Bacterial RNase P class A from a Planctomycetota bacterium, 386 nucleotides, folded computationally. It matches the Rfam family "Bacterial RNase P class A". The family's RNA type in Rfam is ribozyme. Its mean pLDDT, the model's own confidence on a scale to 100, is 75. Of the family's consensus pairs, 94% are formed in the model.
[in-house]
């Protein structure tokens, strides 16, 4: 120094003016429900996003069980819970650093397996190779050679991601696990490690079985349903209907007296029900499986304890614009220093342009995705000097 590798954080800043939505709180109005003005003090994010997964919470359901249906899927841990994380085993990729992985079961069963190829699986015969055996022809040099017919053959070619174990030696008409050595896998049996996946040796044995299960499928294992518009309290008025009628009707009030207030023979401008648990108010609402920091345990996820910190939460929903400084990038000119003199660096300094992705709406965890610019660390490879 160039080139990569893994994580970790920012998402301008600071101030003036003009608003915007909640809280407290003083005045002042008020038909007592609010209303207005001031004043303090708060007011999105790394993903608040997609709603993909998991929980909390709240209602309906439910003895168990089983079926359908979805979902997972190497071992161990973590956590409230996961499809999530964290470690570690395989198996691919990488020269490392590390990246990736839906990783049970293909000798249960069924379906695929483009294009190319003679064939894509109870294995095939395209070109190649053979003619020992059988049949039929020709040819001479009468025991051979030639061509054919039924044949053999997976050793070469060629096709393909993928073609039936490699490689040697034997064999053989010419081949072949056909037979032998070795090395590959695979099943067995036995020693070792490791909690386990699984790893490292020795032995046997048939020679040797294509891939595909985010294809049905098979096996394990998990899984009510609905969302906060969940749900729970208060609770109207107008039309309209229906009923009471003087020993009347409401209110207070557990009840009975008592007391108010309306009525004073009224059908009605009374008075109860329905309308309606409607409309509309209120809770639910944000303090929590929360954040940082020390310290303990653990490789790690993550637990524990101590300290500390915390102020959106309403309604189809506020958290904005605009100005000035600073700062950050580019880009164009000016100045100055350098020296390899050049369409060069480096410094200051003018003026432009750039500044993202996106915004709560019951909470929490965690996946995905989006997204200008910019800092910091870890390691890893090369290659130069000490």
């Nucleotide at each position: 120094g160039c080139a990569g590798u893994g994580g970790a954080c920012c998402g301008g800043g600071c101030g003036g003016u003009c608003g915007c939505c909640g809280g407290u709180u003083u005045c002042g109005a008020u038909u007592c429900g609010u209303c207005g003005a001031g004043a303090c003090g708060g007011g999105a994010g790394g993903a608040a996003a997609g709603u993909c997964c998991g929980g909390g919470c709240a209602c309906c359901g439910u003895a168990g069980g089983g079926c359908a249906g979805g979902g997972u899927g190497g071992u161990g841990g973590g956590u409230a819970a996961c499809u999530c994380c964290c470690a570690c085993c395989g198996g691919c990729c990488g020269c490392a650093a590390g990246g990736u992985u839906a990783g049970g079961g293909a000798a249960a069963g069924u379906g695929c397996c483009g294009c190319a190829g003679a064939a894509a699986a109870c294995a095939a015969a395209c070109c190649g190779c053979c003619u020992a055996a059988g049949g039929g022809g020709a040819g001479c040099u009468u025991g051979c050679u030639c061509c054919u017919c039924c044949g053999g053959u997976a050793a070469g070619g060629g096709u393909g991601a993928a073609a039936a174990g490699g490689u040697g030696c034997g064999g053989u008409a010419a081949g072949a696990g056909c037979g032998c050595a070795c090395c590959a896998g695979c099943a067995g049996g036995c020693g070792g490690g490791g909690u386990g996946a699984c790893c490292c040796g020795c032995u046997u044995g048939g020679c040797u079985u294509g891939g595909u299960a985010a294809a049905c499928c098979c096996c394990a294992c998990c899984c009510g349903g609905u969302g906060c518009a969940a749900g729970g309290c208060c609770a109207a008025a107008c039309a309209g209907a229906g009923g009471g009628c003087a020993u009347g009707a409401g209110c207070c009030g557990g009840c009975c007296c008592g007391g108010c207030u309306c009525g004073c023979u009224a059908c009605g401008a009374c008075u109860c029900u329905c309308g309606g648990g409607u409309a509309g108010g209120c809770c639910g609402c944000u303090g929590g499986a929360g954040g940082c920091g020390g310290c303990a345990g653990g490789c790690a996820a993550c637990u524990g304890u101590c300290g500390u910190c915390c102020u959106a939460g309403a309604g189809g929903a506020a958290u904005g614009a605009u100005c000035g400084c600073c700062g950050g990038u580019c880009g164009u000119c000016c100045u100055u220093u350098g020296c390899u003199a050049g369409u060069c660096a480096a410094a200051g300094g003018a003026c432009g342009g750039c500044g993202a992705c996106a915004g709560g709406a019951c909470c929490c965890g965690g996946c995905u995705u989006a997204c200008a610019g910019g800092u910091c660390c870890u390691c890893u490879g090369c290659g130069a000097g000490c």